[in-house]
The RNA shown here (FMN riboswitch aptamer (RFN element)) has 181 nucleotides and comes from Polymorphospora rubra. Taxonomically the source falls in Polymorphospora (Bacteria, Bacillati, Actinomycetota, Micromonosporales).
RNA sequence: ACGCGCUGGCGGGACUCGGUGUAAUUCCGAACCGGCGGUGAUCCGGGGUUCGCGCCCCGGUCAGCCCGCGACCCGGUCGUAACCAACGGCCGGUUGACCUGGUGACGAUUCCAGGGCCGACGGUUGGGGGCAGGUCGCUCGGCGGCCCGCGCCCAGACAGUCCGGAUGGGAGACAGCGCGC
Numbered sequence: 001a002c003g004c005g006c007u008g009g010c011g012g013g014a015c016u017c018g019g020u021g022u023a024a025u026u027c028c029g030a031a032c033c034g035g036c037g038g039u040g041a042u043c044c045g046g047g048g049u050u051c052g053c054g055c056c057c058c059g060g061u062c063a064g065c066c067c068g069c070g071a072c073c074c075g076g077u078c079g080u081a082a083c084c085a086a087c088g089g090c091c092g093g094u095u096g097a098c099c100u101g102g103u104g105a106c107g108a109u110u111c112c113a114g115g116g117c118c119g120a121c122g123g124u125u126g127g128g129g130g131c132a133g134g135u136c137g138c139u140c141g142g143c144g145g146c147c148c149g150c151g152c153c154c155a156g157a158c159a160g161u162c163c164g165g166a167u168g169g170g171a172g173a174c175a176g177c178g179c180g181c
Base pairs, nucleotide, nucleotide: 002180003179004178005177006176007175008174010172016030017029018028019027032160033119034118035069036068037067038066043060044059045058046057047056048055049054064117065116073093074092075091076090077089078088079087080086098115099114100113101112102111121164122163123162125155126154127153128152130150131149133147134146135145136144137143138142
């Protein structure tokens, strides 16, 4: 150095202005954001060889939309004292979007220029009426005001950025320790 195991912390960014509207950081116009690993040549550094050019080797360097991974979601299975639910382990599935021109010795969807595109799940507004609870008042077996909760009806508004699951999970990079070679 490499392989395996354990431990530790780290490990995602972004709504500003105008318009419509009862209501929008959700719609419309403009603006804003981009996790992790890989990726030929060029370029940079080091080494070998050569008189030199050059050649060879090693390392580094640029992707939201190239190849994969992670998150979200779904299923199976096992466990948590039977079932349901929930949570957790393991396994599997699903999972968005790019072109044109230029540069370069050659094969850059990665560089430069231009024009495009994409981004999980749940929540979110107003009106009407009903039921339950709390509280206050009154002319008190009822009525009225206010607050809060849950259905129903009508209309409506739609989130990459707001709120929530999430003080979670996580690809992975790094550090330390142990074992193997």
Model confidence (mean pLDDT): 75 of 100. Rfam family: FMN riboswitch aptamer (RFN element). The family has 146 seed sequences and 6,230 matches in Rfam 15.1. The sequence is in RNAcentral, with records from Rfam.